[in-house]
About this RNA:
Model confidence (mean pLDDT): 83 of 100. Predicted 3D model of a 73-nucleotide RNA (transfer RNA) from an archaeon. Its Rfam family is "tRNA". The family's RNA type in Rfam is transfer RNA.

RNA sequence: GGGCCCGUAGUCUAGUGGUUAUGACGUCACGCUUACAACGUGAAGGUCGGGCGUUCGAUUCUCCCCGGGCCCA
Numbered sequence: 001g002g003g004c005c006c007g008u009a010g011u012c013u014a015g016u017g018g019u020u021a022u023g024a025c026g027u028c029a030c031g032c033u034u035a036c037a038a039c040g041u042g043a044a045g046g047u048c049g050g051g052c053g054u055u056c057g058a059u060u061c062u063c064c065c066c067g068g069g070c071c072c073a
Base pairs, nucleotide, nucleotide: 001072002071003070004069005068006067007066010025011024012023018056027043028042029041030040031039049065050064051063053061
């Protein structure tokens, strides 16, 4: 330098154009317990990596950039 794949909450992850972005772990509060853990109920936490474009509408599609991985040179 060229090709391919990936980027969604603190971590992992579902979502292949349409109402409010899914679940688990973790965190916080309450219940339970002498207490802790486990368990139950509830809550907070996301500019969907950034930008431009297409579209009535973009996490999803196009292009560019950034970051990571694999292969080739």